[in-house]
RNA sequence: AAGGGUCACCAGGGGUGCCCCUCGGGGCUGAGAGAGACCCUUGAACCUGAUCCCGGUCAUGCGGGCGGAGGAAGCGUGACGCCUUCUACUC
Numbered sequence: 001a002a003g004g005g006u007c008a009c010c011a012g013g014g015g016u017g018c019c020c021c022u023c024g025g026g027g028c029u030g031a032g033a034g035a036g037a038c039c040c041u042u043g044a045a046c047c048u049g050a051u052c053c054c055g056g057u058c059a060u061g062c063g064g065g066c067g068g069a070g071g072a073a074g075c076g077u078g079a080c081g082c083c084u085u086c087u088a089c090u091c
Stems, first nucleotide, its partner, number of pairs: 001085004005080005010074001011041004016035001017028004046071003052065004
């Protein structure tokens, strides 16, 4: 010096299903099931295909497949000097 990493800030993108029920709430998966929280920003957030396929469940995008398929929001600013590589100087 370049690339990567972590953190912060600003800006932006995104999802919210299923079961029971006395409608107040309880249960399942999940980071998150309208919290002002969570996730994501060049691609494994998320959307489309999809009223898809296989398995499973009381039930559901519940698990797997489809699938490194198509689309998708900053190649932002700063700090750290953690990792890799390169260069120069000194001994």